[in-house]
RNA sequence: UAAAUGGAGAGUUUGAUCCUGGCUCAGGAUGAACGCUGGCGGCGUGCUUAACACAUGCAAGUCGAACGAACUCGAUCUUCGGAACGGGUUAGUGGCGCACGGGUGAGUAACACGUAGGUGACCUGCCCCAGAGUGGGGGAUAACUCAGGGAAACUUGAGCUAAUACCGCAUGAGCUCCGUGGUUGUUAGAGGGCCAGGGAAAGCAGCAAUGCGCUGAGGAGGGGGGCCUGCGUCCGAUUAGCUAGUUGGUGGGGUAAUGGCCUACCAAGGCAAUGAUCGGUAGCUGGUCUGAGAGGACGAUCAGCCACACUGGAACUGACACACGGUCCAGACUCCUACGGGAGGCAGCAGUGAGGAAUAUUGGGCAAUGGGCGAAAGCCUGAUCCAGCAACGCCGCGUGGAGGAUGAAGGCCUUCGGGUCGUAAACUCCUUUUCUGGGGGAAGAGAAAGGACGGUACCCUCAGGAAUAAGUCUCGGCUAACUACGUGCCAGCAGCCGCGGUAAAACGUAGGGUGCGAGCGUUAUCCGGAUUUACUGGGCGUAAAGCGCGUGUAGGCGGUUGAGUAAGUUGGAUGUUAAAGCUCCUGGCUUAACUGGGAGAGGUCGUUCAAUACUGUUUGGCUUGAGGCAGUGAGAGGGGUGCAGAAUUCCCGGUGUAGUGGUGGAAUGCGUAGAUAUCGGGAGGAAUACCAGUGGCGAAAGCGGCACCCUGGCACUGAACUGACGCUCAUGUGCGAAAGCGUGGGGAGCGAACGGGAUUAGAUACCCCGGUAGUCCACGCUGUAAACGAUGAGUACUAGGUGUAGGUGGUAUUAAAUCCGUCUGUGCCGAAGCAAACGCGAUAAGUCUGCCGCCUGGGGAGUACGGUCGCAAGGCUAAAACUCAAAGGAAUUGACGGGGGCCCGCACAAGCAGCGGAGCGUGUGGUUUAAUUCGAUGCAACGCGAAGAACCUUACCUGGGUUUGACAUGGGCGUAGUAGUGAACCGAAAGGGGAACGAGCCUUCGGGCAGCGUACACAGGUGCUGCAUGGCUGUCGUCAGCUCGUGUCGUGAGAUGUUGGGUUAAGUCCCGCAACGAGCGCAACCCCCUAUUGCCAGUUACAAGUGUCUGGCGAGACUGCCGGUACAAAACCGGAGGAAGGUGGGGAUGACGUCAAGUCAGCAUGGCCUUUAUAUCCAGGGCUACACACACGCUACAAUGGGCGGUACAGUGGGUUGCGAAGCCGCGAGGUGGAGCCAAUCCCAUCAAAGCCGUUCGUAGUUCGGAUUGCAGGCUGCAACUCGCCUGCAUGAAGCCGGAGUUGCUAGUAACCGCAGGUCAGCCAUACUGCGGUGAAUACGUUCCCGGGCCUUGUACACACCGCCCGUCACGUCAUGGGAGCUGGUAACACCUGAAGUCGGUGACCUAACCGCAAGGGAGGCAGCCGUCUAGGGUGGGGCUGGUGACUGGGACGAAGUCGUAACAAGGUAGCUGUACCGGAAGGUGCGGCUGGAUCACCUCCUUU
Repeated sequence: UAAAUGGAGAGUUUGAUCCUGGCUCAGGAUGAACGCUGGCGGCGUGCUUAACACAUGCAAGUCGAACGAACUCGAUCUUCGGAACGGGUUAGUGGCGCACGGGUGAGUAACACGUAGGUGACCUGCCCCAGAGUGGGGGAUAACUCAGGGAAACUUGAGCUAAUACCGCAUGAGCUCCGUGGUUGUUAGAGGGCCAGGGAAAGCAGCAAUGCGCUGAGGAGGGGGGCCUGCGUCCGAUUAGCUAGUUGGUGGGGUAAUGGCCUACCAAGGCAAUGAUCGGUAGCUGGUCUGAGAGGACGAUCAGCCACACUGGAACUGACACACGGUCCAGACUCCUACGGGAGGCAGCAGUGAGGAAUAUUGGGCAAUGGGCGAAAGCCUGAUCCAGCAACGCCGCGUGGAGGAUGAAGGCCUUCGGGUCGUAAACUCCUUUUCUGGGGGAAGAGAAAGGACGGUACCCUCAGGAAUAAGUCUCGGCUAACUACGUGCCAGCAGCCGCGGUAAAACGUAGGGUGCGAGCGUUAUCCGGAUUUACUGGGCGUAAAGCGCGUGUAGGCGGUUGAGUAAGUUGGAUGUUAAAGCUCCUGGCUUAACUGGGAGAGGUCGUUCAAUACUGUUUGGCUUGAGGCAGUGAGAGGGGUGCAGAAUUCCCGGUGUAGUGGUGGAAUGCGUAGAUAUCGGGAGGAAUACCAGUGGCGAAAGCGGCACCCUGGCACUGAACUGACGCUCAUGUGCGAAAGCGUGGGGAGCGAACGGGAUUAGAUACCCCGGUAGUCCACGCUGUAAACGAUGAGUACUAGGUGUAGGUGGUAUUAAAUCCGUCUGUGCCGAAGCAAACGCGAUAAGUCUGCCGCCUGGGGAGUACGGUCGCAAGGCUAAAACUCAAAGGAAUUGACGGGGGCCCGCACAAGCAGCGGAGCGUGUGGUUUAAUUCGAUGCAACGCGAAGAACCUUACCUGGGUUUGACAUGGGCGUAGUAGUGAACCGAAAGGGGAACGAGCCUUCGGGCAGCGUACACAGGUGCUGCAUGGCUGUCGUCAGCUCGUGUCGUGAGAUGUUGGGUUAAGUCCCGCAACGAGCGCAACCCCCUAUUGCCAGUUACAAGUGUCUGGCGAGACUGCCGGUACAAAACCGGAGGAAGGUGGGGAUGACGUCAAGUCAGCAUGGCCUUUAUAUCCAGGGCUACACACACGCUACAAUGGGCGGUACAGUGGGUUGCGAAGCCGCGAGGUGGAGCCAAUCCCAUCAAAGCCGUUCGUAGUUCGGAUUGCAGGCUGCAACUCGCCUGCAUGAAGCCGGAGUUGCUAGUAACCGCAGGUCAGCCAUACUGCGGUGAAUACGUUCCCGGGCCUUGUACACACCGCCCGUCACGUCAUGGGAGCUGGUAACACCUGAAGUCGGUGACCUAACCGCAAGGGAGGCAGCCGUCUAGGGUGGGGCUGGUGACUGGGACGAAGUCGUAACAAGGUAGCUGUACCGGAAGGUGCGGCUGGAUCACCUCCUUU
């Protein structure tokens, strides 16, 4: 500078991630409808459904200047009968129009439409231009009159009459036909010349001029139409073959005209995979909507074309029709009828009914525009112009503007302070678009007059007055906009995800807010987003998707180099692409919508000129692709025949005797009729150990002993031959594991089915013993597999490294081996690149290219129906309804595994003592009860909350009371012997009652505080929710883990660090390392104890002391030292020294987190509930019940003991409402007593017990054991009945060491023994918390059980294995297949019948125009009849397609149904798969295949050194 003006995403699969993929949303649009609401104007639009049926009115007439007649008015003449004239009206004859305009979209997939052409194969009224003519005759017939028929519609006969109606004659250029000749010339004879024959007419108006008409086998033009052609124009192949007038020719007919358009004959063609035929759907186009575009969808209004006019058929007239408001016939329907017969066609404008979610007035005018007729005036025009109705759409305007804080009232919320609606209102001032009233008042109309709209638009420096005018949807995310109350998985919402089960921003209401606004939402439909059908612009290893593999036809694509051509291609010119629309510019309505003018754009189109790179085509070469030739080579390549040895089984014989076989363990089976074992001999079938190898060959399936015969392919080397002969491949055709089928063989082993034995809850399975089909052969069929590299075949290009197989060149060697190259095949690793990732990576999943096949959410379903193949089994092809919001791939973190590795723990093992059996105690469950208050429930509830239930406690039950309350605070009122003490009396008590006694503080001396009474705010609740919470606690677990910052890697979730090699009690430490550091945990620091020791102090300790003891402060231990092992790191082992040695022992200490773990009854607390009761007081009862079950304990079962006697030694603790001594009494519990002690002093407490010494008992239900029970006492307490403890005497139960199972403990530990304390009046304490005394055994070790940690692996789990999940059966709902049939629709076919009508034949009878004087004749016409064709009807058998159908098949969905457990982990028998058989079901088994199998071991290859 020019051109261009144009492209946005989000939600939803997961614990999270990336990808694939569907579903959904935001946008625009509409002839719309529905809900709520509604002020005005302009411009548009308005039956999308029943091409359903229609009442009523109107929508096509006009011409008297074509004609006669009638009527009427005027006026003239009159013989008074009438005649003629002028005006008007018009039934009829005649002319023109009615084929336009208007409606609708049923049919039609077609030359119907669009576009571009052709017509040398055609027509054209009215109109324009040019030219010629318009002479002279004739016969009829409507109207009318008369007479009839009929209900009507209508019609018959006789008679009269006119014409621009009809018919001859004359003239007639051009024209037409026939014949002939010649020239130019074509796609098929366009045009010209000569001769002969035939063919016209009408008048009317006007005084006239003249005008309007008329005529030609006419000319020319314009506009209109017919016909023909190229190209374009929906879906279905589950429609593959169609066609006899079919395709062509000749003759004829027909038409305006070509043509099988029709007909006779002849020939046998024509169309089709580039989709014929058939079926379905549909008027086509300009355009409209959307979209960045390419496209997609649609075809209202407006415009062009077509088709149709109640349904079907047919012709007539005419310039044009096979005719919307014409005719005939048939049919259906409606109406009239005198029952004989007739009439009708709104898909014209209004309107009615019906249908429907739904679509308007039975309006005005011909003023304008246009149309018909007419000379004209004019008439007609539901075309049209206007008005009416409808927010149906688009556009414009308004519903007020400015000021106004006490931030009013009121509403809502509130943390009670306030916030918000909100300058919003009120109020003050202003304006008048709009509204109402008044006044004026158009353009639209070319000389005058004439305007439906219309007294409309518009105007007023007229009046009035803020006056007349706001809704609707929404507020969880997407998506702008939040609170309260109500509700409580109910009611409801929802476009998708999803909300609602008592604190809902998601339901309903309210307040507030957001959006749009005379509208706003919803529904329906289309495009978009969706690159989700991908031309622009997608994919196919694992997500959906490569045919099992060859061969090869059509088709598509094609090496190198010349020449020609110019079909494709490219460029220029030109024609056309109607108008409207669209884009730009510009004008008119106040603006806009709307609309006028100008320009532009738009085709895969036509014609023409040019270019020739590429493609095509024709032709000539080339050799590198391909092929051929020669030489060499390897090989389980294929087919056939023969042979071989090992092994299994069977048979015969020998030896030999009792078992054998099989399994986890067994059994069935075989065996004394001699098995198994062993030796010899024989038979038969199948398969070929070792070699053997990610070795070889083959297209794949597949191929394995040896030899021979036949045969296919491949690799390398050479460069003499051909010369693009090539690649791919729809349809076709061939091959094609295993199983299976047919026929005939064969049959050793194995072995579906089947039988038996086991296992099991069952076991139609896994295991075992048998065993048929089959496995084998021949011939034929089947045609499928995880037929897989889940990877189509072909060419080319793009780093390497390293194995292996075959060939070849070089080096080397005597020959080799070796080494260096190269070609082909086959593996591994890897660069770039690709990929969602995993991974692929010259054997591509990289980079290009041509060809084929296939995919488009999951399920339904590889199913149904149809077709086709097959003997069958079944294969191939292949839907829909319905249903879900996912289904899926790869990878990540966890969790889990009847996966793996490493490690730890009283986890097991080794030990000791127990529990489980008995009696009793305590707790729990259950049961019971008026109540047995509540909570805790695997580990981690159950001698737990409870470190003390007779009353109290106490929360429960029964009964009796109280109601501002047993307790707190506030203010109001009242009260004055007030607070307090409180006798009698009633009562079970609480309580009632009230004699009597009788106080305080402050004071300004008034009174006030406190008290009492009363009404009110409120108190109270061990009522609910631990799943609303705080706090606290348990548990994994004193396990060694859990994280972060920065960096790095990965698209990401995430990873790394934290993994690895060692080591530790330890993520303890060391080394290594894309990590470097850090935090919470570990350890240490803290406390106690023990042992050694120093110092200090010391009463109440010791008889005394430098000692013991008590207290305090210190020292000491740190792998510090030595040796060994180890990477000479951490560390480990051993040793020395030491009182003590590797954490000396114990305690406190509990990471991130898990269990919606426990606790609303310890406390606190949100919400809910209750308020003469769920509050509170009292008495009594209950928590203590008792067929039973469990848990934790105590005491025992005895002699390592019991009894008796003697005798010895602790420590921790407690004590004034207390511990309580000595002494005395009692057998004893205890009583009395009261010293001492606020404690190293006194007391509990001489404290101990087991122990030791002595004695007795002698294995027994005992001198064991002590339950139970009786009697008599003691103590505490208001009170021991329910329901206390203790003592004495008496009684003397079970129990003789405990099934399955299970607990604790590793040293001062277990075990045994006693003592103390808390709670407490007392005590059900055998509990709990502490204390000391005596004082062991065992640990090889980590296979197993349990729990835990780390790494790794698989996963369909993530609420995380107490997971997930499959199928039958039962019930309900829904759609669908089959189905004896039943019943519709539809297009053909065969036969019968056959209206109207054209055409053809015949033609009685009749017949005005011509000839003829006439008779008569001729042409022609016509009724009728016959024939062809044919609508419709009938009959028939089939085709296609709906509806319905007893019964039946599977499918989908559904609440917590039944049976099992198939799959996901090695899912407990690895799974999947084709096939076959079997089984309630998932499924099981056989044969073959796959890895999309875990684990362990081995082989090979690779990487690194």